[in-house]
RNA sequence: UAAAAUAAAAGGCAAAAUCGCCGAAAGGCGGUGACGCAAAGCCACGAGUCUAAGUCGAAAGAUAUGAUGGUCGGGUUGCCGGA
Numbered sequence: 001u002a003a004a005a006u007a008a009a010a011g012g013c014a015a016a017a018u019c020g021c022c023g024a025a026a027g028g029c030g031g032u033g034a035c036g037c038a039a040a041g042c043c044a045c046g047a048g049u050c051u052a053a054g055u056c057g058a059a060a061g062a063u064a065u066g067a068u069g070g071u072c073g074g075g076u077u078g079c080c081g082g083a
Base pairs, nucleotide, nucleotide: 012037013036017032018031019030020029021028022027035070041076042075043074045073046072047071048068049067050066054063055062056061
């Protein structure tokens, strides 16, 4: 001098539950609230999972164009960096 790792500091997000609204549902949005999270910031491209309005079926049931990023992978953006 450079790299890696990681304390600390400044902060950030916000599960369950609950109230209101949207939705056929899964689920989403807002308020309260914190279980937790170094990307628990953003993106439905792949996989998984959930729902089944509509469609098919005599029925049982099947099915995504719906949802899920706090299921995983991937892409992309951001904060700090001591001994």

Annotation
A computed fold for an 83-nucleotide RNA from a Eubacteriaceae bacterium, annotated as c-di-GMP-I riboswitch aptamer. The organism belongs to Eubacteriaceae, within Bacteria. The model forms 95% of the base pairs in the Rfam consensus. The coordinates come from a structure-prediction model, not an experiment, and the mean pLDDT is 84.